[in-house]
RNA sequence: CAAUAUCUUUGGGGCAGGGUGUAACUCCCGACCGGUGGUUAGCCUCUUAUUUAUUUAAGAGUGUAGUCCACGACUCCCAACAAAAAAUUGGGACUGAGCCUGUGAAAUUCAGGCACCGACGGUAAACCUCGUUAAUAUUUAACGAGAAAGUCCGGAUGGUAAAAGAUAUUU
Numbered sequence: 001c002a003a004u005a006u007c008u009u010u011g012g013g014g015c016a017g018g019g020u021g022u023a024a025c026u027c028c029c030g031a032c033c034g035g036u037g038g039u040u041a042g043c044c045u046c047u048u049a050u051u052u053a054u055u056u057a058a059g060a061g062u063g064u065a066g067u068c069c070a071c072g073a074c075u076c077c078c079a080a081c082a083a084a085a086a087a088u089u090g091g092g093a094c095u096g097a098g099c100c101u102g103u104g105a106a107a108u109u110c111a112g113g114c115a116c117c118g119a120c121g122g123u124a125a126a127c128c129u130c131g132u133u134a135a136u137a138u139u140u141a142a143c144g145a146g147a148a149a150g151u152c153c154g155g156a157u158g159g160u161a162a163a164a165g166a167u168a169u170u171u
Base pairs, nucleotide, nucleotide: 002170003169004168005167006166007165008164009163010162017029018028019027031151032150033118034117035071036070037069038068042064043063044061045060046059047058048057049056066116067115075093076092077091078090079089080088098114099113100112101111102110120154121153122152128146129145130144131143132142133141134140135139
C1' cells in the first nucleotide's frame, strides 16, 4: 500500500420580504433548497522548482454537475423465513429536470445569460373547476362538492447509497 473479515462513528436542505384576506410557510408576486459515487483541459487549495512578481512550470487533492453516467431514498409486486401477521433478507417494477452564447484541440461539468425539476400519506381556500340558489344578470354574491404544498405536519429519534476511522488476518 492492497484485499478480506469484524466493529465504531457519520450519513438531506429549504418560502426572507410584500400583496389579498377574519384567517395563508397552503393562493399571487417573489424568496429559498439540492443525498452518494464517477467524469472535468478550466477554476480553487496545497507542495516543489523557478521568477522582480500566485511569474512560469511540474505534481498532488479523501475540492468543484439538482438537470451527463451510475446508485440511493419513496411507492408497488414476488419469493424466503413464520401457524398467521409484522419485521427482516433476496429479487423485480417504478424512478423528475438544460439549453443558448463565449473560450478552447477538447466542456450538457468552466464563465455569462435565460430556463426547468422535485416520492408517498395528511392538512387546507381567499385561487381554480363544476353544481345549486339569488340579484340590479355575457356579471356578481352566497352555499355545496372536487382538486390542491419541492419548502408545513407524518412514517422518520427510522432506513439506504455511501464516507471516515479502528482492530485482526493474508500478500
The RNA shown here (FMN riboswitch aptamer (RFN element)) has 171 nucleotides. Model confidence (mean pLDDT): 77 of 100. Rfam family: FMN riboswitch aptamer (RFN element). Its family is annotated with FMN binding in the Gene Ontology.